The RNA shown here (transfer RNA) has 84 nucleotides and comes from a Verrucomicrobiales bacterium. The source organism's lineage runs through Bacteria, Pseudomonadati, Verrucomicrobiota, Verrucomicrobiia and Verrucomicrobiales. It matches the Rfam family "tRNA". The prediction has a mean pLDDT of 81.
RNA sequence: GCUCGGGUGGCGGAAUUGGUAGACGCGCCAGACUAAGGAUCUGGUCCCAGCAAUGGGGUGGGAGUUCGAGUCUCCCCUCGAGCA
Numbered sequence: 001g002c003u004c005g006g007g008u009g010g011c012g013g014a015a016u017u018g019g020u021a022g023a024c025g026c027g028c029c030a031g032a033c034u035a036a037g038g039a040u041c042u043g044g045u046c047c048c049a050g051c052a053a054u055g056g057g058g059u060g061g062g063a064g065u066u067c068g069a070g071u072c073u074c075c076c077c078u079c080g081a082g083c084a
Stems, first nucleotide, its partner, number of pairs: 001083007010026003019067001027045006046057004060076005
């Protein structure tokens, strides 16, 4: 230099016909249980505003297509694999 694959909450990782972003697991927080822990069980867990109802933002960065983009197209950043 060329080709291919990946980047989503604190972590792993779903969402594939383009149609509610964050399923599921781990971790964490609160509670139950216990003498106290562990294990187990229940609830919560992206961010901002709000007393709340609710509203807004968010998929590496930017732009485009579309009624609608994590998903398609282009440029860039970054990680991995292969070729030279």